[in-house]
Notes: This is a predicted structure of a 381-nucleotide RNA (Bacterial RNase P class A) from Planctomyces sp. Model confidence (mean pLDDT): 79 of 100. The organism belongs to Planctomyces, within Bacteria. The model forms 97% of the base pairs in the Rfam consensus. Rfam family: Bacterial RNase P class A. It is annotated as a ribozyme. Its family is annotated with dimeric ribonuclease P complex, ribonuclease P activity and tRNA processing in the Gene Ontology.
RNA sequence: AGAGUGGGCCGUGUGAUCGCUGCGGGACUAUAUAUUAGUGUCGUGGAGGAAAGUCCGGGCUUCACAGGACAUGGUGGUGGGUAACGCCCACCGUCCGCGAGGAUAGGGAAAGUGCCACAGAAAACAAACCGCCUGCCGGGCCUCGGCUCGGUCGGUAAGGGUGAAAAGGUGCGGUAAGAGCGCACCAGCAGCUCGGGUGACCGGGCUGGCUUGGUAAACCCCACCAGAAGCAAAACCAAGCAGAGGCGAGCCAGCCCUCGGGCGGCACGAGCCGGUCCGGUUCGUUACAGUCUCGGGUAGGUUGCUAGAGGUGCCGGGCAACCGGCAUCCCAGAUAAAUGAUCAUGCUCGACAGAACCCGGCUUACAGGCCCACUCUUUUU
Numbered sequence: 001a002g003a004g005u006g007g008g009c010c011g012u013g014u015g016a017u018c019g020c021u022g023c024g025g026g027a028c029u030a031u032a033u034a035u036u037a038g039u040g041u042c043g044u045g046g047a048g049g050a051a052a053g054u055c056c057g058g059g060c061u062u063c064a065c066a067g068g069a070c071a072u073g074g075u076g077g078u079g080g081g082u083a084a085c086g087c088c089c090a091c092c093g094u095c096c097g098c099g100a101g102g103a104u105a106g107g108g109a110a111a112g113u114g115c116c117a118c119a120g121a122a123a124a125c126a127a128a129c130c131g132c133c134u135g136c137c138g139g140g141c142c143u144c145g146g147c148u149c150g151g152u153c154g155g156u157a158a159g160g161g162u163g164a165a166a167a168g169g170u171g172c173g174g175u176a177a178g179a180g181c182g183c184a185c186c187a188g189c190a191g192c193u194c195g196g197g198u199g200a201c202c203g204g205g206c207u208g209g210c211u212u213g214g215u216a217a218a219c220c221c222c223a224c225c226a227g228a229a230g231c232a233a234a235a236c237c238a239a240g241c242a243g244a245g246g247c248g249a250g251c252c253a254g255c256c257c258u259c260g261g262g263c264g265g266c267a268c269g270a271g272c273c274g275g276u277c278c279g280g281u282u283c284g285u286u287a288c289a290g291u292c293u294c295g296g297g298u299a300g301g302u303u304g305c306u307a308g309a310g311g312u313g314c315c316g317g318g319c320a321a322c323c324g325g326c327a328u329c330c331c332a333g334a335u336a337a338a339u340g341a342u343c344a345u346g347c348u349c350g351a352c353a354g355a356a357c358c359c360g361g362c363u364u365a366c367a368g369g370c371c372c373a374c375u376c377u378u379u380u381u
Base pairs, nucleotide, nucleotide: 001377002376003375004374005373006372007371008370009369010368012346013345014344015343016342017341018340020046021045022044023043024042025041027039028038029037030036048352052363053362055361056360057359058358059357060230061229062228063227067278068277069276070275072226073225074224075223076222077091078090079089080088081087092106093104094103095102096101107221108220112219113218114215115214116213129160130159131156132155133154135152136151137150138149139148140147141146168186169185170184171183172182173181187211189208190207191206192205193204194203195202196201234303235302236301237300243294244293245292246291247290250266251265252264254263255262256261267285268284269283270282271281272280273279310329311328312327313326314325315324316323317322347350
């Protein structure tokens, strides 16, 4: 100097004028007063790193007193962090990269089922297309040792071919020809054992049969986790109401009594509890609970609504994520939806883009600029 890898930050600045809005103070006007409404004034605050996606996890609210099982859905190496997670950190294995680093849907194929196109003889209880060899029959040649061609029976999977993948690899021996058939050295698998590590796992030794593809982001098996709905949740105040018809579950006679009824037991009916079952609970059993059909009326306001699993600074622990302690700060709460307009000036010439109950993540989009650490190449000293 160039090319990269990982992480962090900013993301139009300043001044003037007018305008919008939350909170607090205070004044005036209207109304009989207050409430309420309106108009000024002073102080102070006012969109994001993703506010986007609605993909995960929760806080909170209600069902509701809230349990078990099945089904359904989700996650999937190990150890930590966290309120929790499918998130984050560290490590292990495999793959990619010269490297800094990156990716990982990473439990089980010997419980079972399925699939592997085309090519190929054959794709897993998987094999003989070409080839090689013994025996038998026939033909040709011949130096009488034998060679060669065809057919048939049998052996073979070392050589060749197909394919992403074809019954471990290399070498030697052996065989009619071959084959872990045997041996040596490797790889893999199994058993036993030693060392390191919390663990996933890594490394070593001995013995052995010689050695049984892939795929689970296919069904499935295993381990763990999971109530539902959602701020349009819900709570309170106000306003308004008109009904009609249908369905709809019983016995005991125990106790009391004003003889009408009330309480109780068993049974039955209905509503609610994500789907189903068990179970639970509430209400009801002769016009009631509840439900179905038709029809009518009202729907405005307040709370929820921002002080938090909060921000910032310092110290301590930890490889880190993060945790603890001390100090300090209050940083949007709109409700048809608030921060806009003009002028001047600077420069990096302005990208992606607007809260709606809140928070922790992930994913996606992003003009331009700044900072830190590390890797590789080249040159100079």